RNA sequence: AAAUAGUUUCGGGGCAGGGUGAGAUUCCCUACCGGCGGUGAAGCGGUUUUAUCCGAUAAGUCCGAGAGCCUUUUUGGCAGAGCGGGUCAGAAUCCCGUACCGACGGUGUGUGCAUAAUUUUUGCAUGAGUCCGGAUGGCGAAACUGCGU
Numbered sequence: 001a002a003a004u005a006g007u008u009u010c011g012g013g014g015c016a017g018g019g020u021g022a023g024a025u026u027c028c029c030u031a032c033c034g035g036c037g038g039u040g041a042a043g044c045g046g047u048u049u050u051a052u053c054c055g056a057u058a059a060g061u062c063c064g065a066g067a068g069c070c071u072u073u074u075u076g077g078c079a080g081a082g083c084g085g086g087u088c089a090g091a092a093u094c095c096c097g098u099a100c101c102g103a104c105g106g107u108g109u110g111u112g113c114a115u116a117a118u119u120u121u122u123g124c125a126u127g128a129g130u131c132c133g134g135a136u137g138g139c140g141a142a143a144c145u146g147c148g149u
Base pairs, nucleotide, nucleotide: 004146005145006144007143008142009141010140017029018028019027031130032129033102034101036064037063038062044055045054046053060100061099068078069077070076082098083097084096085095086094104133105132106131110126111125112124113123114122116120
């Protein structure tokens, strides 16, 4: 060093202002947020110099994982979102512009359908990235300690 046992830490942020209303952080206008692993051309640091070399760092929408859902319960299936321009030898990651996205359960004044009634009742479906909950959870990452050659 590898293997192995354990401990600790990290492991998701965000409704500010206004409108309607009996009631909304759920509807409407506007606002706000960007976790984990990988990759990596900026910029930074290192080597006498240069570098496409070395180092730490760098993506919500490039690759992947997580809570979850489905199923014939498994070596099974499903699970968000980006373009345009610029620079460059090279851009999916840099710069500018402008878009877009957000598991599951709950609540819910919206929407759709039905219903009785006649402008409202009742029922069903759907409806929160920001609220509440599973979660004292978890994929994963780092440090340290023991053992041991």
This is a predicted structure of a 149-nucleotide RNA (FMN riboswitch aptamer (RFN element)). Its Rfam family is "FMN riboswitch aptamer (RFN element)". From the family's description: The RFN element is a highly conserved domain that is found frequently in the 5'-untranslated regions of prokaryotic mRNAs that encode for flavin mononucleotide (FMN) biosynthesis and transport proteins. The model forms 100% of the base pairs in the Rfam consensus. The coordinates come from a structure-prediction model, not an experiment, and the mean pLDDT is 77.